[in-house]
RNA sequence: GCGCCUGUGGCCCAAUGGAUAGGGCACUAGCCUCCGGAGCUGGUGGUGGCAGUUCGAUUCUGCCCAGGCGCA
Numbered sequence: 001g002c003g004c005c006u007g008u009g010g011c012c013c014a015a016u017g018g019a020u021a022g023g024g025c026a027c028u029a030g031c032c033u034c035c036g037g038a039g040c041u042g043g044u045g046g047u048g049g050c051a052g053u054u055c056g057a058u059u060c061u062g063c064c065c066a067g068g069c070g071c072a
Base pairs, nucleotide, nucleotide: 001071002070003069004068005067006066007065010025011024012023013022018055027043028042029041030040031039048064049063050062051061052060
């Protein structure tokens, strides 16, 4: 330098054009407990960036950024 893949909360993973982006762990509030833990109920927090296509984009297209793999 070229090609391919990936990018979604603090971490891990779903959602492949449509209704309010869903789940686990973690965090947090309450209940419970002598206290803590466990358990139960609730809550906070997310689509790498900029454009484009579309009535509608996490999803499709282009460029950029970051990471990984391969070739040179």